[in-house]
A computed fold for a 97-nucleotide RNA from Paenirhizobium daejeonense, annotated as TPP riboswitch aptamer (THI element).
Rfam family: TPP riboswitch aptamer (THI element). Rfam's curators write: Vitamin B(1) in its active form thiamin pyrophosphate (TPP) is an essential coenzyme that is synthesised by coupling of pyrimidine and thiazole moieties in bacteria.
RNA sequence: GUUGAGAGACAGGGGCGCUCGUCGCAAGACGGGCUGAGACGUACCCUUCGAACCUGAACCAGAUAAUGCUGGCGGAGGGAGUCGCUCGGGACCGCUC
Numbered sequence: 001g002u003u004g005a006g007a008g009a010c011a012g013g014g015g016c017g018c019u020c021g022u023c024g025c026a027a028g029a030c031g032g033g034c035u036g037a038g039a040c041g042u043a044c045c046c047u048u049c050g051a052a053c054c055u056g057a058a059c060c061a062g063a064u065a066a067u068g069c070u071g072g073c074g075g076a077g078g079g080a081g082u083c084g085c086u087c088g089g090g091a092c093c094g095c096u097c
Stems, first nucleotide, its partner, number of pairs: 001092003004087003008083003011047004016041001017034007053078003059072004
């Protein structure tokens, strides 16, 4: 300075890439490596106080074995919610020490 906050139930939204090896005619399967919360998990993340995720984008710069790997683009546009319960001087954000 702003605003109720917390946990829950049910419901909903979302992504899954790069690379090496083996097998295979191929499609693909299995295993290893990279980043990450998550790379197909019975999981993970997000639901308007919305950077979960999508679009721009086959974008730009840098790095890498390679890749949304990092930064920019960018608080640009889009983006999924209701219910009851509990607690109230509590919660959140910013600045300073």